c-di-AMP riboswitch aptamer (ydaO/yuaA leader) from Paenalicyclobacillus mengziensis, 126 nucleotides, folded computationally. The source organism's lineage runs through Bacteria, Bacillati, Caryophanales, Alicyclobacillaceae and Paenalicyclobacillus. Its mean pLDDT, the model's own confidence on a scale to 100, is 76.
RNA sequence: CAAACCAAUGGUCCGAAUCGCACGAACGGGGGACUUUUUUACUGGGGUGAAUCGCAGCAUUGCUGCGUAGGGAAAUCCUUCAACCGAACCCGACAACUAACCUCGUAGGACUUUGAAGGAGUUGCC
Numbered sequence: 001c002a003a004a005c006c007a008a009u010g011g012u013c014c015g016a017a018u019c020g021c022a023c024g025a026a027c028g029g030g031g032g033a034c035u036u037u038u039u040u041a042c043u044g045g046g047g048u049g050a051a052u053c054g055c056a057g058c059a060u061u062g063c064u065g066c067g068u069a070g071g072g073a074a075a076u077c078c079u080u081c082a083a084c085c086g087a088a089c090c091c092g093a094c095a096a097c098u099a100a101c102c103u104c105g106u107a108g109g110a111c112u113u114u115g116a117a118g119g120a121g122u123u124g125c126c
Base pairs, nucleotide, nucleotide: 011111012110013109014108018025019024020023026106027105028104029103030102031101036096044094045091046090047089048088053067054066055065056064057063058062070085071084076120077119078118079117080116081115082114
């Protein structure tokens, strides 16, 4: 000097997962009428989430590979290209939507974080 690792502080990314000084707010999820809708039934059904589906293989209650619906800061929207992700968990026989109402969460992970090109158009400064 460089790289890697650890810790602290600051700044950020995915996500609802934040703020206040004290018990509230904010953001997000579930349940739940009438009307409407549904014609289902162990081939169980359903929820959060972008994370669904197909094909092939294997040592076949599963695993692996290839794709795929879908997904993610650079105020916002649109188009194109490229790479990346395309999980995990929960309810427990049961739930369409749903006003009133009831109820739950505010975690976790990462910085090797999505980059580029073009257009529309907004704002600020001189």